[in-house]
RNA sequence: UGCGCAGGCCGGGUGACCGCGUCGCCGCCGCACGGUGGCGCCGAGGAAAGUCCGGACACCGAAGGGCAGGACGCUGGGGAAAUCCCAGGGGGCGAAAGCCGACGGAAAGUGGAACAGAAAGCAAACCGCCUGCGACGUGUUCUCCGGAGACGUCGCCGGUAAGGGUGAAACGGUGGGGUAAGAGCCCACCAGCGCCGUGGUGACACGGCGGCUCGUCAAACCCCGUCCGGUGCAAGGUGAAGCAGAUCCCGUUGACGCGGCCCGCCGAGGGAUCGGGUACACCGCUCGAGCCGCAGGGCAACCUCCGGCCUAGAUGGAUGGUCAUCCAAGACAGAAUCCGGCUUAGAGGCCUGCUAAAGGA
Numbered sequence: 001u002g003c004g005c006a007g008g009c010c011g012g013g014u015g016a017c018c019g020c021g022u023c024g025c026c027g028c029c030g031c032a033c034g035g036u037g038g039c040g041c042c043g044a045g046g047a048a049a050g051u052c053c054g055g056a057c058a059c060c061g062a063a064g065g066g067c068a069g070g071a072c073g074c075u076g077g078g079g080a081a082a083u084c085c086c087a088g089g090g091g092g093c094g095a096a097a098g099c100c101g102a103c104g105g106a107a108a109g110u111g112g113a114a115c116a117g118a119a120a121g122c123a124a125a126c127c128g129c130c131u132g133c134g135a136c137g138u139g140u141u142c143u144c145c146g147g148a149g150a151c152g153u154c155g156c157c158g159g160u161a162a163g164g165g166u167g168a169a170a171c172g173g174u175g176g177g178g179u180a181a182g183a184g185c186c187c188a189c190c191a192g193c194g195c196c197g198u199g200g201u202g203a204c205a206c207g208g209c210g211g212c213u214c215g216u217c218a219a220a221c222c223c224c225g226u227c228c229g230g231u232g233c234a235a236g237g238u239g240a241a242g243c244a245g246a247u248c249c250c251g252u253u254g255a256c257g258c259g260g261c262c263c264g265c266c267g268a269g270g271g272a273u274c275g276g277g278u279a280c281a282c283c284g285c286u287c288g289a290g291c292c293g294c295a296g297g298g299c300a301a302c303c304u305c306c307g308g309c310c311u312a313g314a315u316g317g318a319u320g321g322u323c324a325u326c327c328a329a330g331a332c333a334g335a336a337u338c339c340g341g342c343u344u345a346g347a348g349g350c351c352u353g354c355u356a357a358a359g360g361a
Stems, first nucleotide, its partner, number of pairs: 001357001004354007012326007020043002023040007045332001049343002052341005057232004064263004069228005074088005089103001091100003104223002109221002111217002126164002128160003132156007141148002172190006191213001193210007236283004245274006257265001290309004295304003327330001
C1' cells in the first nucleotide's frame, strides 16, 4: 500500500426567528381546583422496532397435589434470570486472522429413508468371480478301445459383498497374507468401541492393552435430566359525577372462582339478552439489577472500593418548523410501566488490534 478478519465509537454541526411538553420561580384572574403570561432547566434511540425469551412490579382461590403440555440440553465461570454473556473442549468451514452450530441418548422401545437400485436393516446375488454336476463342441495327451483327462459354450444346484453399476447413505478404510473365488478369515497401520494409566476442576486429551465392529435420522415419536401456575400498567388502586330497570338461565344435591383435565379447597351469589348512565381528575409514573470517572481483582464476561451526576414522563398524546451557513450531504426509524437480552432494519464516517501477500529499510 491495498485484500480480508475482529472489536469499539459517532449517527449531521453552528447561528437566528417562531412553536410544543413536564417541572421550578414570579406576575395577573380566581374562595379553591385551576387558567393565563414571562423567565429558567430538561426534553427519543442504537435500535425507542419485532413482542421472540427472561425478570421486576401488580392482581387472581391454598399460586395445594397429580396428569397432560411446553421450554432447554458439551464443560467451567458470570448474571436477578434467560432461547443471555465470557472462557474452554470437541465437530465443520477457511491459506490464515477467524467464523458457524438445539453439541444429552440410536445394544429401552416404536418408526422413517422419496427417486434410483438386485438389495435401505433380524441385509441383499443384477452384472461379474468360483467349486461341483449335466449336455454339446474342439482338439490332442494316455488307453486294457469301454473311456479318462484338458479347454470352450450353455444349463442347474450352490459359494462369494473383493470389483462394476444405483444412491444422500450399501454392514469399517488402506495394504499384505490367505482362498476354488472371496470375506476381520488372519496380520500391520488408521477410524470406532471397551478397560487401564497419566494430565486437567471439568468437557476432554495423550499413551498402553483388548476383543474384532452392532450404520443413519431424536428441530420423528420417545427415553433421561433441569425448569415452568395464570393474566399483563387497558395490571391495579383512590376520588368525583350520573343512572332504571326488565326478561331468562345456573346455583347450598356447592354455582362462580385457576386458565387443558382430575383431585383437593372455598362458600353465595353468578351469567346471558335488551334498556339506562358515565367516559372526568389523581396515584401507579419513573431514583434505577441507573449513568459517568478513577483504582483494585479476573484471560474475559463480570465483581468490588471511592468520588460525582439526575438524564422525557405525554394521555388525542410534546420532543417540531422556517431561513442562513459549513461539511463527508445526513440512513433506519420515534418513548407510552420499567429493566436485562436476542433478532430484524440501517446512508455515511472515525478509531484500535490482527492475518496473509507485495514493496522498502